[in-house]
RNA sequence: AGAAUGGUAGCAAUAUCAGUCUGUUCAGUGGCGAACGGGUGCGUAACACGUGGGUAACAUUCCGGGAAGUGAGGGAUAGCCCAGGGAAACUUGGAUUAAUACCUCAUGUGGUCGCAUACCAAAGGCGCAAGCCGCUUCCUGACUGGCCCGCGGCCUAUCAGCUAGUUGGUAAGGUAACGGCUUACCAAGGCAACGACGGGUAGCUGGUCUGAGAGGACGACCAGCCACACUGGAACUGAGACACGGUCCAGACACCUACGGGUGGCAGCAGUCGAGAAUCUUUCACAAUGGGGGCAACCCUGAUGGAGCGACGCCGCGUGGAGGAUAAGGUCUUCGGAUUGUAAACUCCUGUCAUGCGAGAACAAAGCCUCACGGCCUGAUAGUAUCGCAAGAGGAAGAGACGGCUAACUCUGUGCCAGCAGCCGCGGUAAUACAGAGGUCUCAAGCGUUGUUCGGAAUUACUGGGCGUAAAGGGUGCGUAGGCUGCGCGGCAAGUCAGAUGUGGAAUCCAUGGGCUCAACCCGUGAAUUGCAUCCGAUACUUCCGUGCUCGAGAACUGGAGAGGGGUUUGGAAUUCUCGGUGUAGCAGUGAAAUGCGUAGAUAUCGAGAGGAACACCAACGGCGAAGGCAAAACCCUGGACAGUCUCUGACGCUGAUGCACGAAGGCCAAGGGAGCGAACGGGAUUAGAUACCCCGGUAGUCUUGGCAGUAAACGGUGCAUGUUUGGUGUGGGAAGUGACCCUUUCCGUGCCGGAGCUAACGCGUUAAACAUGCCGCCUGGGAAGUACGGUCGCAAGAUUAAAACUCAAAGAAAUUGACGGGGACCCGCACAAGCGGUGGAGUAUGUGGCUUAAUUCGAUGCAACGCGAAGAACCUUACCUGGGCUUGACAUGCACUGUGUCUUUGGUGAAAGCCAGAUAGCGUAGAAAUACGCGCUCUGCACAGGUGCUGCAUGGCUGUCGUCAGCUCGUGUCGUGAGAUGUUGGGUUAAGUCCCGCAACGAGCGCAACCCCUGUGAUUUGUUGCAAACGGCGCAAGUCGUGCACUCGAGUCAGACUGCCCAGAUAAACUGGGAGGAAGGUGGGGAUGACGUCAAGUCCGUAUGGCCCUUACGUCCAGGGCUGCACACGUACUACAAUGCCCAGCACAAGGUGAACCGAAGCUGCAAAGUGGAGGAAAUCCCUAAAACUGGGCUCAGUUCAGAUUGAAGGCUGCAACUCGCCUUCAUGAAGUUGGAAUCGCUAGUAAUGGCGCAUCAGCUACGGCGCCGUGAAUACGUUCCCGGGUCUUGUACACACCGCCCGUCACAUCAUGGAAGCUGGUUUCGCCCAAAGUACCUACAAGUCCAAAGGCAAAGCUGGUGACUGGGAUGAAGUCGUAACAAGGUAGCCGUAGGGGAACCU
Repeated sequence: AGAAUGGUAGCAAUAUCAGUCUGUUCAGUGGCGAACGGGUGCGUAACACGUGGGUAACAUUCCGGGAAGUGAGGGAUAGCCCAGGGAAACUUGGAUUAAUACCUCAUGUGGUCGCAUACCAAAGGCGCAAGCCGCUUCCUGACUGGCCCGCGGCCUAUCAGCUAGUUGGUAAGGUAACGGCUUACCAAGGCAACGACGGGUAGCUGGUCUGAGAGGACGACCAGCCACACUGGAACUGAGACACGGUCCAGACACCUACGGGUGGCAGCAGUCGAGAAUCUUUCACAAUGGGGGCAACCCUGAUGGAGCGACGCCGCGUGGAGGAUAAGGUCUUCGGAUUGUAAACUCCUGUCAUGCGAGAACAAAGCCUCACGGCCUGAUAGUAUCGCAAGAGGAAGAGACGGCUAACUCUGUGCCAGCAGCCGCGGUAAUACAGAGGUCUCAAGCGUUGUUCGGAAUUACUGGGCGUAAAGGGUGCGUAGGCUGCGCGGCAAGUCAGAUGUGGAAUCCAUGGGCUCAACCCGUGAAUUGCAUCCGAUACUUCCGUGCUCGAGAACUGGAGAGGGGUUUGGAAUUCUCGGUGUAGCAGUGAAAUGCGUAGAUAUCGAGAGGAACACCAACGGCGAAGGCAAAACCCUGGACAGUCUCUGACGCUGAUGCACGAAGGCCAAGGGAGCGAACGGGAUUAGAUACCCCGGUAGUCUUGGCAGUAAACGGUGCAUGUUUGGUGUGGGAAGUGACCCUUUCCGUGCCGGAGCUAACGCGUUAAACAUGCCGCCUGGGAAGUACGGUCGCAAGAUUAAAACUCAAAGAAAUUGACGGGGACCCGCACAAGCGGUGGAGUAUGUGGCUUAAUUCGAUGCAACGCGAAGAACCUUACCUGGGCUUGACAUGCACUGUGUCUUUGGUGAAAGCCAGAUAGCGUAGAAAUACGCGCUCUGCACAGGUGCUGCAUGGCUGUCGUCAGCUCGUGUCGUGAGAUGUUGGGUUAAGUCCCGCAACGAGCGCAACCCCUGUGAUUUGUUGCAAACGGCGCAAGUCGUGCACUCGAGUCAGACUGCCCAGAUAAACUGGGAGGAAGGUGGGGAUGACGUCAAGUCCGUAUGGCCCUUACGUCCAGGGCUGCACACGUACUACAAUGCCCAGCACAAGGUGAACCGAAGCUGCAAAGUGGAGGAAAUCCCUAAAACUGGGCUCAGUUCAGAUUGAAGGCUGCAACUCGCCUUCAUGAAGUUGGAAUCGCUAGUAAUGGCGCAUCAGCUACGGCGCCGUGAAUACGUUCCCGGGUCUUGUACACACCGCCCGUCACAUCAUGGAAGCUGGUUUCGCCCAAAGUACCUACAAGUCCAAAGGCAAAGCUGGUGACUGGGAUGAAGUCGUAACAAGGUAGCCGUAGGGGAACCU
């Protein structure tokens, strides 16, 4: 709630009550489940896991099979009711009640116990019924567990000893079960270098990722096992738990509270918060699969099935297809074009996906009902997949990269900035590297970044590495464990090999077949699962057992060699000291000195003595020893090696972690000793300094004995042992060949050279670094660092073992080419030396620096700037400054346009330029003309001009320099892995890479030389403007005229010189020395000529030129100024300082050049500069005087008859103009200067020195400069030691921007990480003690108590973090400070160990 029945009220409908029945809901009792499923990975290095076994030492609810039962009784209790307490959670008392709840009795198939006695069960319910579901005991199966064992899988030895229920036994208890699981007693064991114990980290596996594999890393999803459930402890129940959503206790946290007390546990599914670089929906359904309960219907199930979110991964698909030209735009451009690009537009198609409309699944069979046929019911996904139709290219492409690795390139911006970067590295004005753009490349619904793992990495090397010098052989031996181990026979069968069986879960991977349209994905089958176990075989090899052998090893005997070791004695030389003699002023020391010693007698020398240390010659490339190491001689003790004999043993062997012993020098302790030497120390030098090098002294020490220490570049930078493999030549010890010598053979040592082979190369090479085997040690980028901490050892010094953080992109080896060396050898050069003359001192000129200035324009700066650009600044030049002007411009071209007088010219203003105002009015063609066009000019405007503005470090060209030095290269060949080498080096020779010889080189090129020019000799041709010998004319003379071309000379062509000839030298050649002839002789002299390259050398101001910058100015015009400025410094010159001179007078001889806006004669004027004049000359025709020299005279050593600056005056010339700022002349003036410090330059023969002449530039000139010419005309060179430069070879190198290199340490500053440190503060662990909850067990009438024991507390200790005043070293950093330790002979060779000292590198 309903139904029938009965009652009550009502007339009745109806309402209500009672018990009964049915159904439902809630609570309770009872049963089963809740120990599964789901989550997580805290803990755990363990029988936790994996794998294979064992359990006669065990359990197993439910389920299957089998056997036997299910009889008779009993007392309670929840719920419910009543009464209380509490805020709540909950709870107390009383009364009453049921069961498949609980108890007793019976039975005993059966079970327990070794056997016997003895003991041990049960429950009923549903249905009309058949029957079904149950219950009890036992056996068995299946399933699932417990326990035990072998083997396997992390790091750490800076954890080496651990352990007391520990190991075993006996007995007992306990458990489902074995067991120290627990207890008592007994014994003293157990584990550990094959890593115990400790610390750190971690769930394990199937598998996943990677890899050729072997391996390496990992353990998400899925699957198996384990562990955990807020943290810790505990038990209860149960078949099963010490239990995720159970209990109790303690703790932390959170919540509720009436303050008394309670409650909770998402590492279930969603979801929230926090942390974080980061990780989803508070979804649908039990339809399927599965689980639990139930007889069943059915219920439960965030297991599960689905959906959602996320490009998180994998897979598939699309964003369209065909035709269509070189559109626009963009970008680049060599301005032609190219590219974007068939890309777009446009035309024609297609229709996946998305969109709209319509249709619309499968996964479903069980189950239930029924005697059966048969029937009934169920879809979360989902109106999804799929299908059909429609429309329309419509809705749908990005990300990264483009220097190399690595596919893909340009422009612009930026300018060591901003930025990039995985590594190398980009960026400082032309960035394929930054940023943007265009283009390109790659991948694509993704693409990049970050992190992680493996690979590449043979870079931990098992497969598959090394150790002489790159990292790496222990300092050496003895020897333990271990590893390895000769020949023969027999045995066993552990390793090994073969077969079989079991197992190696499924999934995954692989192969194959199939299902979703394909694929991803899923399903089937196979293979695989390389392993483990068992069984049966094989016996070559290894192990093991037995037995033999002699060649490995050892023993015996004989023999010689040796600085092998220890001890005791002895010896001579030398140093020093002491004493004595002789003797006198020095000695000693150094690059040179000084300190020091010495007249108180040194040094020197003679004699005597003392003492300590070391042992000359022999001596060696030699000997011995395990290494360190060992050296006078004798004796004593003693080890080892070697040879011979082939006598004995019979594998007794090799190596060797830990260990033990030895172990140079220096050092330490104790006791001696102490001559010489000599850290430290003192003094003297050197030096900028000199805590050094050098010198004078000198203490420890060096020596002996006893102890400690234990390191070296303790090296052959080479571990030990064994075997094998071509040789040559020395040397030490032995043996054989009858003795000796030589020689030959042989064994053991010790050297050199060298073959094969090895090696990155160098090199090694029978004494291997070759070929092999065994064993040990060691290495894994550089620095930090052989350091810190910890441990061990030590008296100490310290030794040994031995990291990390951090930092760098290298550090390193060998060899190559250069460069360099205070390395070597050889050679050359006016490089030095030998000479001559200068500079540096003076005055002046000139250039530069500096200073000044409005400007003093700019450039050049060691040699290789500085009389340079400039072969000529008063204006101009001129670029600078001040001022005044112009703006398509002073100059060029083009276009458009205006006007047409080009040429010329007037006035005003002005310093001029300019500005203003005028005057003036072409040529050509066509045409009758107007006019048009063109040329020229002009106005305006646009393009543009212009720039001596910047960058020589964007460039071309040119130039300087090394250097006129002799070098620099190539082809082919050969050698070397290669860089490279060879050639080109070597022996000679040359000026020379010149030539000769030799040679794995043979040739060639650029350089050298020669060819070219000038000059020196001759021949020849020519003969004016040259010449003048002969002839003639003229003339005083002068070639002046004729004539001539002989000579000189000019121009041209030839000849000549080539080591051709002779002698000598050396083996020869090249060549060298000498000689002849010749004008000239070995390149005759001079010039031109400048290899590959170096110096980012010089020049953007000669010109050219990229880029940048200015554009009424950084352009251009003009006037004036400046470049000339002057406390000063330097370079280069001139003139001098005088007598080899100066002055005066006379007088002789050139060459090479110039000349027309020019040179200018004669003549005249002037003292002169010059003027006048104008002959002649576009030149072998005319002009331009040579001087020094020589001759004569004067001066007589002075600031002069030297020197000429400066200044005054008067002139001349040029020029528009000489003020700033020209030159010259005359007169006057008459400065410094009397040969020049340190230093430094040029020159080797027609040179230096000296004298004049000419030319360019130019109106004139600052020219004394530059470039040429001729005259006069020397000295010296022994020689290559030294300075400078160069060349060749060689050597060292840590340099390569190349010694102006590289590089070390302290100090100062900043940053970073780290060690120590009084302490402070966490974590973790342990021993002891105190207290002790819950709970089990014991005890017990109760109470109390006992055992174990979490948490808590006290005290102590260990391990491990954080932090810490201060402090130590380390690393890094821009151009700081001090020195210069190393690299070369690094300027004192360096380095190792040790000790002392010092600012530092360092020194001793």
The RNA shown here (small-subunit ribosomal RNA) has 1404 nucleotides and comes from a metagenome. Model confidence (mean pLDDT): 82 of 100. Rfam family: Bacterial small subunit ribosomal RNA. Rfam links the family to the GO terms ribosome and structural constituent of ribosome.